A computed fold for a 76-nucleotide RNA from an Alphaproteobacteria bacterium, annotated as transfer RNA.
Its mean pLDDT, the model's own confidence on a scale to 100, is 81.
The sequence was found in a public genome assembly.
It matches the Rfam family "tRNA". Gene Ontology term of the family: triplet codon-amino acid adaptor activity. The family's RNA type in Rfam is transfer RNA.
[in-house]
RNA sequence: GCCGCAGUAGCUCAGCUGGCAGAGCACGGCAUUCGUAAUGCCGGGGCCGGGGGUUCGAAUCCCUCCUGCGGCACCA
Numbered sequence: 001g002c003c004g005c006a007g008u009a010g011c012u013c014a015g016c017u018g019g020c021a022g023a024g025c026a027c028g029g030c031a032u033u034c035g036u037a038a039u040g041c042c043g044g045g046g047c048c049g050g051g052g053g054u055u056c057g058a059a060u061c062c063c064u065c066c067u068g069c070g071g072c073a074c075c076a
Base pairs, nucleotide, nucleotide: 001072002071003070004069005068006067007066010025011024012023013022019056027043028042029041030040031039049065050064051063052062053061
């Protein structure tokens, strides 16, 4: 340099053919307990990697850029 895959909550990841962004864990509060753990209930937390485009409507489609991983090539 070329090709492919990935980027969504603090972490790990869902999100089918475009139609109100979710789960588990973690975190906070409450209940329970002598206390802790466990358990139950409630709650907070998102520029869906950045920018642009298409569309009535984009996490989802298109273009471009950035980051990570893998493969190939180059290494005069």